[in-house]
Context: one part of a larger RNA
RNA sequence: UUGGGCGUAAAGGGCGCGUAGGCGGUCGGUUAAGUCAGCUGUGAAAGCCCGGGGCUCAACCCCGGAGGGUCGGCUGAUACUGAUUGACUAGAGAACGGAAGAGGUAGCUGGAAUUCCCGGUGUAGCGGUGAAAUGCGUAGAUAUCGGGAGGAACACCUGAGGCGAAGGCGGGCUACUGGGCCGAUACUGACGCUGAGGCGCGAAAGCCAGGGGAGCGAACGGGAUUAGAUACCCCGGUAGUCCUGGCCCUAAACGAUGGACACUUGGUGUGUCGGGUUUUACAGUCCCGGCGUGCCGGAGCUAACGCGUUAAGUGUCCCGCCUGGGGAGUACGGUCGCAAGGCUGAAACUC
Numbered sequence: 001u002u003g004g005g006c007g008u009a010a011a012g013g014g015c016g017c018g019u020a021g022g023c024g025g026u027c028g029g030u031u032a033a034g035u036c037a038g039c040u041g042u043g044a045a046a047g048c049c050c051g052g053g054g055c056u057c058a059a060c061c062c063c064g065g066a067g068g069g070u071c072g073g074c075u076g077a078u079a080c081u082g083a084u085u086g087a088c089u090a091g092a093g094a095a096c097g098g099a100a101g102a103g104g105u106a107g108c109u110g111g112a113a114u115u116c117c118c119g120g121u122g123u124a125g126c127g128g129u130g131a132a133a134u135g136c137g138u139a140g141a142u143a144u145c146g147g148g149a150g151g152a153a154c155a156c157c158u159g160a161g162g163c164g165a166a167g168g169c170g171g172g173c174u175a176c177u178g179g180g181c182c183g184a185u186a187c188u189g190a191c192g193c194u195g196a197g198g199c200g201c202g203a204a205a206g207c208c209a210g211g212g213g214a215g216c217g218a219a220c221g222g223g224a225u226u227a228g229a230u231a232c233c234c235c236g237g238u239a240g241u242c243c244u245g246g247c248c249c250u251a252a253a254c255g256a257u258g259g260a261c262a263c264u265u266g267g268u269g270u271g272u273c274g275g276g277u278u279u280u281a282c283a284g285u286c287c288c289g290g291c292g293u294g295c296c297g298g299a300g301c302u303a304a305c306g307c308g309u310u311a312a313g314u315g316u317c318c319c320g321c322c323u324g325g326g327g328a329g330u331a332c333g334g335u336c337g338c339a340a341g342g343c344u345g346a347a348a349c350u351c
Base pairs, nucleotide, nucleotide: 004322005321006320007305008304012319014201015200016199017198021194022193023192025088026087027086028085029084030083031082033081034080035077036076037075038074039073040072041071042069049065050064051063052062053061054060091191092188093187094185096183097182098181103177104176105175106174107173108172109171110154115149116148117147118146119145120144121143125136126135162169163168206247207246208245209244210243211242215241216240220236221235222234223233258318259317260316261315262314263313266296267295268294269293270292271291272290273289274288275287276286278284300307301306324351325350326349333344334343335342336341
């Protein structure tokens, strides 16, 4: 192990693609496997249960009955499920037209700022803090002007804004490229949903090889603080942070809320597309429809907090997961990894 659950109590897989499997729209025909009905066979005896009887009762024993299988066979039913066949267009897909976007990859490129180098001006300080000191500076610093080098990140625009499956994505331009949305509708005709395994993607840190290195900065050194100060503050500073190729595969990978579909009062922002109104026209205003994204709130739900058409409401389908705390995400084994370690994952004992 029934059952009940998974926003915050234990519990949604980090995310996608998809295999097996599970589930699956409307109408008709056939079949009759599931399903249902009738008949029949069998389900040994003993036992159990019911009725009756025998030992003086009971245990025990005897007789009779009932019951007992997802069971076998035959005949039949055809609503539902399945199988098969034909048809359909409301699901799904799709040639066409259109608009939005930091979606992805590669290349080219711009300005501000920091740092360093060279030159000019200029002189005694600068810097830093709660206060200081270490540090830098008369070998001319800081400040200021001109020139140059190099790396990294892109102020304003920027928005509760947009895009992406998630991780995530923000200067500009170009090329290649993915997805969604709206409008209109020829076409295909259930081609769908989910998805154990599997495969791919996956922040930061970390690892390997090669490059790069301005700023920042684990470790480390120094100065302070302090009872101490292996910290918080200050001066330095290596790995790293950046690029190319290859690994790692974790996270408060969070909406702490798996995916799909349908249904169920509203209000108000915002992004985008379409239509209408107003206008000579555009912009704008207002109204309507679709998709997305927020806030507030009704019924309902909830232990409460809260959720509330973007559900945590009402239902259906599929997957993942939970089952007292500690021991423990440990040990052992397996598997993956260069390693760090990841994945899988106990028990004794104890409360």

Description:
Predicted 3D model of a 351-nucleotide part of an RNA (small-subunit ribosomal RNA, central domain) from an uncultured bacterium. The coordinates come from a structure-prediction model, not an experiment, and the mean pLDDT is 88.